[in-house]
């Protein structure tokens, strides 16, 4: 410290995700020890049972029950204290645990106040503790109730209650005074007055006492609490106003204490945007996690502090509660009950239910540390210490260690060689943490008090008190840590993951199935992404998933983002309030900024150091604890104040410019309407037209009028305004702005939440007004449809006046004002200078406005650049993925339409933005090609062949499927061929290799059979030899294996088609650019052609073109059994023969052609036109040859090949069918439709090839096909072979014919085993459609096209009209690129990139969750207002009761108190009505999702009407 994910690819923005840390966890797989820590996060649910607060006989009377001890009539009495129940007193139950509900608050942190206060127990000090009185409970009798639990009469004690005395000193009140002071009062002195205390108990010693504990008054101190107070302290503004004790004030009550806490009376205030009220959440801190920090999120352990104690309420008592194991009321549970009435309150330890994903013993001891009570000994103590359960967590061990290759076995995988598990196992040594088993054994324990003994200090003394020292003696955990010794590897491993991220791969299985998945995404037959395995990573008593925080997110940006195009500048001013402010200078210190003190508990943290064998965990010292007070200094900058200045800002003068604003006036031109006049047959309108107008007279044209509305030309990236927005002329009113040259005030200044006003259009109200325009409407048209686009009409509206409305793409998609940084050049307005005197015009310079280009800076890029998007400042607005949604609920506003705030669910892994390279456009531009025109034969119409579809079949065998499948694979299906179907057989196989036994191998015979084949029979020795055998070949015979035209051309080689013979397609350096990429390869010009020229940040090369090659065209060389008589002899007259190589020709070499040359254009270039030569001229003609790629083209059936499949068959073999079917329909041909013909005679001229199981001459037979017989010829020699159209002559005459041949009938031939299904060919005979072919299509630019015929390859033979080849005869027509197609190069836009056969919207159906609204319904919260009104304080009463004090005639009274009663206030409850907010909900609505539905085409290329906003 990143990373993956939007794209074809960049770069940017931006979200999602993940890799890291924690965790009170929970699940799920696994689990061997220890140490230390934690351990109902849900129901502040309900609880059964046990503990959890006592204690003191040295306060009390006392003696129920145990001891002891006496007595005893055994029934029981008595006494005792080293015992003690119960009471009565006194102390403590206000600590300590618990748990987080409530609580947005002075609860809490943190610093302070208390001059406004209180403090039991404890320390130190002062001063006292006198003398009395009256009850009461224990207990007794009696007496009530089922219990709880009482009632009544009688008796008694105190450290329990009450007078009285006495007051050092306190407390009140009153005078005189001092010091302080914040002016409030504090402190303190001195006189007077007044009420107001106590207890006692133990020892010890004796006797006037001492000492301990206690008691009473006051001082002081601790410690411990009360109030107050500054700061800090969640979210919602879709809570904006809130407040009647309310604010204040005087007097009083209360209180330990200020205070409106409380009351009475007055006053009329008090909070709030610096967020008050109100809603929701929520104990709150040290601190915990996380983070580089700043932050953010936690708030369980632990520690501090608050608050509660079944729910609400009240108070007693007390130092302290309004009190968890107290009381009263009430309410709701829940329980006992004898129905009358009573009890209860685990949120204390343990433990039950029950909630939940989930938290543990009904354990031990007070030994330790602490509290309570006690003098003490001691009692209590679920606080505590221990134990137990729980891998929740951290922390250490461990499951062994060394050696050990024939790398066993086995498993997985394999190119079958081998490789891996793997030194891993076994095996051999060793070791023994842990385990068992035994044995020994800790620390934690110090004392304290009492017991011994010593010294001290007082004191008469003793006890006691203080110190010292000694012995006894205290352990729950525990026989525990820990040591020792025996055993014996012996008891101990799993978990997830391995496509990228992110470390870790192969095989099998599956086959878009099952599944997986954090995120991108795997899974449709070879899945390193599914399940298993086997290897491997990775963690390790755990290892994963699952939840959550923090980080990574700078992705709320303080530290640290933004805002023209990403998402983000408010439509514009004005301006309150708030933020922010020149220059110089004095004060002041509030912010700063600095020292210094207190405080920031302790734990945690970080450093050092120390105990447990280490760690974890404990412990010590130190740091940190950024903070808060208080306070001495500083005084630059801020503030705040006092004074000055003038440049910011502003005012006067003086000029200037203007569609600035508002009202009046005026004014021409056109449109239309109206009158009239001329005029006649049509106007208008479209792509075309049609509605429409118009013989009732339009248009057109002239005259006159009428009427609203806009103001051509000027006019202009001209001018003015804040913006919206302003356009004829001229009047009046009245806003801004610029300039000049002085003077003036003196900071007056900038922004601006809220507010306030202004705001095109369109639209609302009310009245008015209407000429053209012109939503809605109506028609005409296009159209599949046309509720549109286009025409013809036409109503709101558009104009005006008043009110409203408040939205725009209201855009410079750039807030406002200020400073400050390079020019250039246009423009508008003003000023100033030069020169020639004014002017004017040039020019210069300056200040405002506006534009355009550019530098440096910025920018993700485009781009911006003094009119910034650079550099800074101040202030205001806004933005945080995409959808949902600018919706819904509220709430303001409005007459409405609406506007302004403004969100949630649910759902996506992207939605963007430049900018790249391409592709594509019914975008532009250049240019090409039989692409189109021109032009010539065709196809579609027939009949026939073929080939394809479709049907059919047992079977009609596969493939090829737009171009670029379809006379293709077929260059040869009768049976073979054959893959298909039926039947019949065979199983090491019809074929390789290996082994085993036999045998030359061939042949041959029988039976069966359709054959294959089965079932027998028969003959015979080959070659080599070391002689054992071995080879070859048959035959049998085992099992390894053969064998498949089975599947997968989307697992693949190679070959092929195709764009495309298109002129393109890359590389290296180098430059630019953040990157894709970009120059080059564009540009001027050229070319067929990236062909070449030039130019130029490029320079160069490679693949392609071109040429190198083979054919043909001229000519030479060389060679000639074909070619010639050219020239010569012979001749049967045929180059036959001799001869000969000139020439034709074969076939080997060469030559020739380069724009070289010459004009001319052209940039003096490339090259283009013309010409000359020349066989041949601008690549001559052909052909061969196909760049990067591109269609997952095609082919597993050519052949090969990887995985699957099959194995007596999906393999072989045979017979036989089939592939040759046919209602049909497409393709390519043929052969015609006829006279440029057809038949008949006759005569002429090619090239190319092929021939030995082959071509087959001549002669023979037979119309013929063809039979016989056979010469030549291994072929420049022989033959196939006739060349056909052609020309000559004849004939047919326009007819379905002397065209046309189909079909069918009959004879035949010929090949073959064999033409039934299915051959080709001859006669004869028969004579079909067909009279040039609709829509629409195809070739072809010269030796082409068109016709004409010849040969091959296959082959037995042919379905050959097909295919590759060859010559013969031989045309036409190309203005020209507008258009159709396909293409190249530049450009533009694009929302396309599987690339327009893309992309995409909207309804409407279907499902699926989620929200809105809703008649209403059922609930929780709260306000308000009445009615009731429980305990209880308090206040009034008090005729009833009352021991203590006083009086007193003794009986009664009085003081005081009380029970009743009455008021006040009161909780819970009723009863009414607001509001908040939740659940269901008939039905409505929108939205959102969801492989292949429906209707269309709105948007992305001028998206076919530009698109968009209101």
């Nucleotide at each position: 410290a990143g990373a993956g994910u939007u794209u074809g690819a960049u770069c940017c923005u931006g979200g999602c995700u993940c890799a890291g840390a924690g965790c009170g966890a929970a699940c799920g797989c696994u689990g061997g020890c220890g140490g230390c820590a934690g351990g109902c996060u849900u129901a502040a649910c309900a609880c059964a049972u046990g503990c959890a607060a006592g204690u003191c006989g040295a306060g009390c009377g006392g003696a129920a029950a145990g001891g002891u001890c006496c007595c005893u009539u055994c029934g029981g009495g008595g006494a005792u204290a080293c015992u003690c129940a119960a009471g009565c007193g006194g102390c403590g139950g206000a600590c300590g645990g618990g748990u987080g509900a409530g609580u947005a608050a002075c609860a809490g942190g943190u610093g302070g106040a208390u001059a406004a206060u209180c403090u039991g127990c404890c320390u130190c000090u002062c001063g006292g503790c006198a003398g009395g009185g009256g009850a009461u409970a224990a207990c007794g009798g009696c007496u009530g109730g089922a219990a709880a639990c009482g009632g009544c009469c009688g008796c008694u004690a105190a450290u329990a209650c009450c007078g009285u005395a006495u007051a050092c000193g306190g407390u009140u009140g009153u005078c005189c005074g001092a010091u302080c002071u914040u002016c409030g009062g504090a402190u303190u002195g001195g006189g007077c007055a007044a009420a107001g205390a106590a207890a006692g108990g133990g020892g010890c010693g004796u006797u006037u006492g001492c000492c301990c504990c206690g008691c009473c008054g006051g001082g002081a101190g601790a410690u411990g609490a009360g109030u107050c107070c500054g700061c800090c302290c969640c979210c919602c503004a879709u809570u904006a106003g809130c407040u009647a004790g309310u604010u204040g004030g005087u007097g009083g009550a209360u209180u330990a204490a200020a205070g409106g806490c409380c009351c009475a009376c007055c006053a009329a205030g008090g909070c709030g945007a610096c967020g008050a009220u109100g809603g929701g959440u929520a104990g709150c801190c040290g601190a915990g996690c996380u983070g580089a920090g700043a932050g953010g999120u936690u708030g369980g352990c632990c520690g501090g502090u608050c608050a509660c104690a079944c729910u609400g309420g009240g108070a007693c008592u007390g130092a302290g509660a309004c009190a968890c194991g107290g009381c009263c009321c009430a309410g709701a549970c829940a329980c006992c009950u004898a129905c009358g009435g009573g009890u209860g309150g685990c949120a204390g330890c343990a433990g039950u239910g029950u909630g939940g994903a989930a938290u543990a013993u009904u354990g031990g001891a007070c030994a330790a540390u602490g509290g309570g009570c006690g003098g003490a000994a001691g009692c209590c103590u679920g606080a505590u210490c221990c134990a137990g359960c729980c891998a929740u967590g951290c922390c250490g061990c461990g499951u062994g260690g060394a050696c050990g290759a024939c790398g066993a076995a086995g498993g997985c995988c394999u190119u079958c060689g081998g490789g891996u598990c793997g030194u891993a196992a076994a095996g051999u040594c060793c070791u023994u943490u842990u385990c068992u088993g035994a044995g020994g054994g800790a620390a934690g324990a110090a004392g304290a008090u009492g017991c011994c003994g010593c010294g001290g200090a007082g004191g008469a003394a003793a006890u006691g008190c203080c110190g010292c020292g000694g012995a006894a003696g205290u352990g729950a955990c525990u026989g525990u840590a820990c040591c020792u010794c025996a055993g014996g590897a012996a008891u101990a491993a799993g978990c997830c993951a391995c496509g990228g991220c992110a470390a870790a791969c192969u095989c099998c299985g599956u086959g878009c199935c099952a599944g997986c998945a954090g995120c991108c995404g795997c899974g449709g037959u070879a899945a390193u992404a599914c399940g298993g395995a086997g290897g491997u990573g990775g963690c390790u008593a755990g290892c994963g998933u699952u939840g959550u925080u923090c980080g990574g997110a700078a992705u709320g940006a303080c530290u640290g983002g933004g805002c023209g195009u990403a998402a983000a500048g408010g439509g514009g001013g004005c301006g309150c309030a708030g933020g922010c402010g020149g220059c110089c200078u004095g004060g002041u210190a509030a912010g700063u900024c600095u020292g210094a003190a207190g405080u920031g508990u302790a734990a945690g943290c970080c450093c050092g150091g120390g105990g447990c064998u280490u760690a974890a965990c404990c412990u010590c010292g130190g740091g940190a604890u950024u903070g808060c007070u208080u306070u001495g200094g500083a005084u630059a900058c801020u503030g705040c104040u006092g004074g000055g200045c003038u440049u910011g800002a502003g005012u006067a003068c003086g000029g200037g410019a203007g569609a600035g604003g508002a009202a009046g006036g005026c004014g021409g031109a056109a449109u239309u309407c109206c009158a009239g006049g001329u005029g006649u047959a049509g106007c208008g309108g479209u792509g075309a037209a049609a509605u429409g107008c118009g013989u009732a007279g339009a248009u057109a044209u002239c005259u006159g009028g009428a009427g609203g509305a806009a103001c051509a030309c000027c006019g202009g990236u001209g001018g003015c305004g804040a913006a919206a927005g302003c356009g004829g002329c001229u009047u009046u009113c009245u806003g801004g702005c610029c300039c000049g040259a002085u003077a003036c005030u003196g900071a007056c200044g900038c922004u601006g939440a809220g507010g306030c006003c202004c705001g095109a259009a369109a639209g609302c109200g009310u009245g008015g007004g209407g000429a053209g325009c012109a939503a809605a409407c109506a028609g005409g048209a296009u159209u599949a449809g046309a509720u549109a686009c286009c025409c013809u009409g036409g109503u709101a509206g558009u104009c005006c006046a008043c009110g409203c409305c408040g939205c725009a793409a209201a855009c410079g998609u750039u807030g406002u004002g200020c400073g400050c940084u390079a020019g250039g050049u246009g423009u508008a307005g003003g000023a100033g200078g030069u020169a020639u005197u004014c002017g004017a015009c040039c020019c210069c310079u300056u200040c405002u406005g506006u534009g355009c280009c550019g530098c440096a800076g910025c920018u993700a890029a485009c781009g911006c650049a003094u009119u910034a998007a650079g550099c800074g400042c101040a202030c205001c607005g806004c933005c945080u993925g995409g959808g949902g949604a600018g919706u819904a609920c509220g709430g303001c506003c409005g007459c409405a339409a609406g506007g302004c705030u403004g969100a949630a669910a649910c759902u996506c892994a992207a939605a963007g933005g430049a900018a790249u390279u391409g592709a594509c456009g019914g975008g532009g531009g250049c240019c090409c090609g039989c692409a189109c025109a021109a032009g010539c034969g065709g196809u579609g119409g027939a009949g026939c062949a073929u080939g394809u579809g479709g049907u059919u079949u047992a079977a009609u065998u596969c493939g090829a499927g737009g171009c670029a499948a379809c006379g293709c694979g077929a260059a040869g299906a009768a049976c073979c061929u054959u893959a298909c179907c039926c039947a019949g057989g065979c199983u090491u196989g019809a074929c390789a290799u290996c082994c085993c036994g036999g045998g030359a191998c061939c042949g041959c015979c029988u039976g069966u059979g359709a054959a294959a084949g089965c079932a027998g029979g028969u003959u015979u020795u080959c070659c080599c030899u070391u002689c054992g055998g071995g080879g070859a070949c048959c035959c049998g015979g085992u099992g390894a294996c053969a064998g498949g035209u089975g599947u997968u051309g989307c697992a693949u080689g190679g070959c092929u088609g195709u764009c495309g013979u298109c002129a393109g397609c890359u590389c290296g350096u180098g430059u630019c650019g953040u990157g894709a990429g970009a120059u080059g390869u564009u540009g001027g010009g050229u070319u067929a052609a990236g062909u070449c020229c030039c130019g130029c940040a490029a320079c160069g090369a490679g693949c392609g073109c071109a040429a190198c090659c083979c054919c043909u065209g001229u000519c030479c060389c060389u060679a000639g059994u074909u070619a010639c008589c050219a020239g010569c002899g012979g001749u049967u007259c045929g180059g036959c023969c001799g001869g000969g190589c000139a020439c034709u020709c074969u076939a080997g070499g060469g030559a020739g052609a380069c724009u070289g040359c010459c004009g001319g254009c052209g940039a003096u270039a490339a090259g283009c036109c013309g010409g000359a030569g020349g066989a041949a001229g601008g690549u001559g003609g052909g052909g061969a040859c196909g760049a990067c790629g591109u269609c997952a083209a095609g082919u597993c059936a050519u052949c090969a090949u990887g995985g699957c499949c099959c194995u007596u068959a999906c393999g072989c073999c045979u017979g036989g069918g089939g592939c040759u079917a046919c209602a049909c329909a497409c393709g390519u041909g043929c052969u015609a439709c006829a006279a440029u013909g057809g038949c008949c005679g006759g005569c002429a001229c090619a090239a190319a090839g092929g021939g030995c199981u082959g071509c087959g001459a001549c002669g023979c037979c037979g119309c013929g096909a063809g039979g016989c017989g056979g010469a030549g010829c291994u072929a420049a020699u022989c033959c196939c072979a006739a060349a056909a159209a052609g020309c000559c002559g004849g004939u047919c005459u326009c007819a379905g014919u002397u065209c046309g041949g189909a079909u069918c009938g009959g004879a035949g031939u010929c090949u073959g085993c064999a033409a039934c299904u299915c051959g080709a060919c001859u006669c004869c005979g028969u004579g079909a459609a067909g009279c040039c072919g609709g829509a629409a299509u195809c070739g072809c630019u010269a030796g082409u096209a068109a016709u004409c015929g010849c040969g091959g390859a296959u082959c037995a033979g042919c379905a050959a009209u097909g295919c590759c080849g060859c010559g013969g005869u031989g045309a036409a027509u190309a203005c020209g690129u507008u258009c159709c197609c396909g293409g190249g190069c530049c450009u533009u836009g694009u929302a396309c990139a599987c690339a327009c056969c893309g992309c995409c919207c909207g309804u409407c159906a279907c499902a699926u969750g989620a929200c809105c609204c809703g008649a209403g319904u059922c609930g929780g919260g709260u306000g308000c207002a009445c009615c009731c009104g429980a305990a209880g304080u308090c206040g009034c009463u008090g005729g009833c009761c009352c021991a203590a004090c006083c009086c007193u005639u003794a009986u009664g009274g009085g003081a005081g108190g009380g029970a009743g009663g009455c008021g006040c206030c009161g909780a819970a409850g009723g009863u009414g009505u607001g509001c908040c907010u939740g659940g269901c909900g008939a039905g409505g609505g929108g939205g959102a999702u969801g492989a292949a539905g429906u209707c269309g085409u709105a948007a992305c290329a001028a998206g076919g009407u530009a698109g968009c906003c209101g």
A computed fold for a 1510-nucleotide RNA from an uncultured bacterium, annotated as small-subunit ribosomal RNA.
The coordinates come from a structure-prediction model, not an experiment, and the mean pLDDT is 86.
Rfam family: Bacterial small subunit ribosomal RNA. Its family is annotated with ribosome and structural constituent of ribosome in the Gene Ontology.